This is a predicted structure of a 476-nucleotide part of an RNA (small-subunit ribosomal RNA, 3' major domain) from an uncultured bacterium. The full RNA is in RNAcentral, with records from ENA and SILVA.
Context: one part of a larger RNA
Order: sequence, then structure tokens, then C1' cells
RNA sequence: UGACGGGGGCCCGCACAAGCAGUGGAGCAUGUGGUUUAAUUCGAUGCAACGCGAAGAACCUUACCUGGGCUCGAAAUGUAGAGGACGGUAUCAGAGAUGAUACUUCUCGAAAGGGUCUCUAUAUAGGUGCUGCAUGGCUGUCGUCAGCUCGUGCCGUGAGGUGUUUGGUUAAGUCCAGCAACGAGCGCAACCCUUAUCGUUAGUUGCCAACGCGUAAUGGCGGGAACUCUAACGAGACUGCCUGGGUUAACCAGGAGGAAGGUGAGGAUGACGUCAAGUCCGCAUGGCCUUUAUGUCCAGGGCUACACACGUGCUACAAUGGUCGGUAUAGAAGGCAGCAAGACCGUAAGGUGGAGCAAAUCCUAAAAACCGAUCUCAGUUCAGAUUGUAGACUGCAACUCGUCUACAUGAAGUUGGAAUUGCUAGUAAUGGCGUGUCAGCAACAACGCCGUGAAUACGUUCCCGGGCCUUGCACA
Repeated sequence: UGACGGGGGCCCGCACAAGCAGUGGAGCAUGUGGUUUAAUUCGAUGCAACGCGAAGAACCUUACCUGGGCUCGAAAUGUAGAGGACGGUAUCAGAGAUGAUACUUCUCGAAAGGGUCUCUAUAUAGGUGCUGCAUGGCUGUCGUCAGCUCGUGCCGUGAGGUGUUUGGUUAAGUCCAGCAACGAGCGCAACCCUUAUCGUUAGUUGCCAACGCGUAAUGGCGGGAACUCUAACGAGACUGCCUGGGUUAACCAGGAGGAAGGUGAGGAUGACGUCAAGUCCGCAUGGCCUUUAUGUCCAGGGCUACACACGUGCUACAAUGGUCGGUAUAGAAGGCAGCAAGACCGUAAGGUGGAGCAAAUCCUAAAAACCGAUCUCAGUUCAGAUUGUAGACUGCAACUCGUCUACAUGAAGUUGGAAUUGCUAGUAAUGGCGUGUCAGCAACAACGCCGUGAAUACGUUCCCGGGCCUUGCACA
């Protein structure tokens, strides 16, 4: 000087408390451990691994296993020699890779020769082989925590200190006052994006208040430019104003006006560093290893196994409900090898067909609310696992191993021990919708969008993590 303390003081955070909803029990989905296996490819392992890499494992992917092949090689650049083709089509063999056979077949140049290609040899290629403890780059984490430093000066023999401590204050090393310090840098804040209000400009594919026309009905039409909206530029919020407190300070409490009030809300933004944290299987790369194999092509299998254990989720256990019927209302996103209306067929998944193409389509949002009907507290008209049969779709191909539909079947489960998680407002909870990946789909995931919409916070004694000062120390 740090680190540490079941030392002290001050302070903060969904850290506790106050609440709401869960997890832990059940079934299923998914990941992991373990076990099994020819193989169950590899990585990730407290927080910070475990719906993670994987924004999509039937083949491919694919790295694993079994078997069948190739050896200048599946792909790249040269050199030397030989050749005239290379390639295409067809048939046969084969699981295919591939092999054999037949047919067809170059170009530039006058020529030499060149281009392209094949064969042979060679320099080399190749490697998802090892090392993330040789590395770059990128990322996680403490933590969006308020810290981390430097120049000059001063103090100390020196390591170092001071500044950065102290008194207030703040979300903040934020600001103020004081001070052997005076300044400065990286962080904080601001600048950026979205959102909340208004104005100006603009008025189509969007809008429809007034006027007119028309309809069973609809901005449908003439027209309009008000409103909504769209998207560019502006305004607006700054403790600016008032009162009180405070050191005449920083600032704090209350109030006015205002769409919004004290960082308005959300996002992006992550200091010096820590964990030899993660990644050599994204990519790059040193070294090592391999070179008729640890490379490469192909078929099939595996990554989907299953006594079990754990994590993350979904669906439930019902009456604030289930079932049936009628009546409503979004936002955001996507589309040409795509999205697809009306119509017709089918109980349905879906099929036929194809108007239209951002003016059309995906697309009837659902929960809710209202009006009714039924069930009457049961393992039930709850719940839907499992299983059987019949189909639909994608795709060369759904056996291992896809999704969906109909009928039948109708497990466990009656609110979950110890323990433990999330959340402070348009939040939690709850309801549906969309997108990426994608032929299809394991999506109940991830990322977004809107609808409905709470409870509680006395407070900081305690648990956890963190910041500042101080103290002890047998640690560095």
C1' cells in the first nucleotide's frame, strides 16, 4: 500500500421487510449429469454451465460409429513430362460413392505455340486433430457499481502520501464550502434513438367535420384539408417562478402553471481493472501432431438410447370455472421459387382453383364485457398424458425419428415438505398476435407486439451483494 475480520461508523440495491404470482409435488416439453451404447460428436460447470453455442439433428447439416471407396487428393497455386480432348447422353453392375461399355465432341493462331482439360511426377494441399495456461479478435462478470489515474508542486531516507481526506449534498469523485495543494484525463452527466404535448409544412394508397349524390349497408362517389394519421422541421422542462429550510452555498421540502417536474419514461452507451473466466468447433493465428490418414467421397446408423438425479418451461388440478350459441375491439412484423381473397369439395387437417400484390393479402385477435342455455362440486361435461384405428401435409425418403386432423381411449393430478425465484406501474399477473431460423418441424423456446390490469413499501435490526472512511492484523 492492499486484501481480510462472526471490528466500528455512514450509505445504496426487489438485499431484507410489506405485498402479488410462482418454482419445489403431477403429466409432458426441453437442457444437463449419470448409465447404456459400435457411436450415443464436441464445447459450456457456483453466482457468471444446464430452452447455453444450436435463429430450427429424418438425408444433408455432422464434427461421432459401422461398412464400402480414393491417395496431388473434395477445393487452391505453381513446375516438369505425356496426351487430345474435357464434357455430354444412354445402357449395365453396385447400397451409393464409383466402375465398365457405346455414341457424340474443342478453341485462338499462317505456323511455332497458347487457352481449357485429363494422366504421371513433384513443391505442397487438407485436418471441427492438441494447446483459450502461447495468442488476436469477440464475449461474460463484478456493474451502469462510482470509481480509476496523471502532470507540476509539497511531505516522507524510502516503499509511498497529498490531491481523491473533512463538513454538507447528490442517482453520481454530482455539486458547494474548507483545506499544501493547483490543474487535468478516463468514467458520471449531457450530446444519440424511441415515447408523452403542441405548432408549421405536406394531403396519397391514409382521413371524413361541414355541403351535395347514392346505397339494404360501407368514404362508396363529387368534393374537402378541419380531425385522426403519416414524416420532416421546430417549440416545450431549465429547480425557470413562488414559499419555507439550509452557511447569503450546493441543495432539500412544498406549491403554482403545465401534456409532462425535478435524471419525465424506456433504450443505446459498460472507466482502470478482476476471474491465467469463456471461445483454437465462427474467424484469424504461434507451436506441436497427422499425411494411402487424425485428410476426403458414399450408404446406413447415431446425436432422439433410459433404472435414475437436477435445472428451465408448458398444461393442469376447476365454478373468478368447463361446454354450446349470439353480439366487439389491436399493435407490430412478413411476403414473388412468396403471401394468397371470393367460390367449390371435405366433419376436420386440408384440397381444387386462382382474382389480386402493399389500395390487395397473411387476418374472424383472444381473454374481457353483455345476453342466453347447460353442468352442480364429483376424479366430474375438471384435466388431458398414454394407446388404437383412419386420414392430411412437407419432402427422393417420415421404420429408427416430423407436424397436423377425426373418431375412440381417458394416466397422474384435489394447490404441492425442507427450501427457493421474479416483480415497485402501464410494472407483476393474465390474454392472444407476429417474426427470425425454416422444404417440413420437435417452438411449450427466443425475440418482439398489443389487450385487460393489481397489491405493497412502516422501515434498514437482520440475510446477500456493493461503495466511502476508520481500526486490528500472525496474510501478500